[in-house]
Molecule: c-di-AMP riboswitch aptamer (ydaO/yuaA leader)
Organism: Nonomuraea rhizosphaerae
RNA sequence: CGCGGAGACGCGCCCAAUCCCCGCGAGGGGAGCCGGGGACCCACCGGUGGCGACCUGUUCUCGCCACCUUCCCCGGGGUGAAUCCGGACGACCGUCCGGUAGGGCUGCUCCGGCCCGAACCCGUCAGCUAACCCGGUAGGCGCCGAUGAGAGGAGCU
Numbered sequence: 001c002g003c004g005g006a007g008a009c010g011c012g013c014c015c016a017a018u019c020c021c022c023g024c025g026a027g028g029g030g031a032g033c034c035g036g037g038g039a040c041c042c043a044c045c046g047g048u049g050g051c052g053a054c055c056u057g058u059u060c061u062c063g064c065c066a067c068c069u070u071c072c073c074c075g076g077g078g079u080g081a082a083u084c085c086g087g088a089c090g091a092c093c094g095u096c097c098g099g100u101a102g103g104g105c106u107g108c109u110c111c112g113g114c115c116c117g118a119a120c121c122c123g124u125c126a127g128c129u130a131a132c133c134c135g136g137u138a139g140g141c142g143c144c145g146a147u148g149a150g151a152g153g154a155g156c157u
Stems, first nucleotide, its partner, number of pairs: 010143005018031005032137006042127001046068008075125001076122004084099006102116005108150003
């Protein structure tokens, strides 16, 4: 001097996942942000009969119960951008290619460029939903590069 690796501080990115306080620590509390459950109304929901409500009365409508019919056990749902399609291998699981709804970075917008398009959870159960109830606040990555144009106007003097 070059290449590679590790750590600390700082800065930056995805994400709700940051900040403050107490505690020797484990851990606890709070703010902010985020998620789930949960009424009326609305929405969803085959037929028949009975009962009840509504009504002057019937019908209509609503609720409950029973039976019948059809399909079938292969359910259904949640967080998330991560859904769907085609092809090949293949017994299945799955693997791989190509796309795609959708999503991220490039301080903002557009053009251009580079990427992601996963994973997990509940356990037969949940539409929306005020009050109310219950939770999460993890993890992963980058630090030299920079396509052009436009908007904007922080700081300093």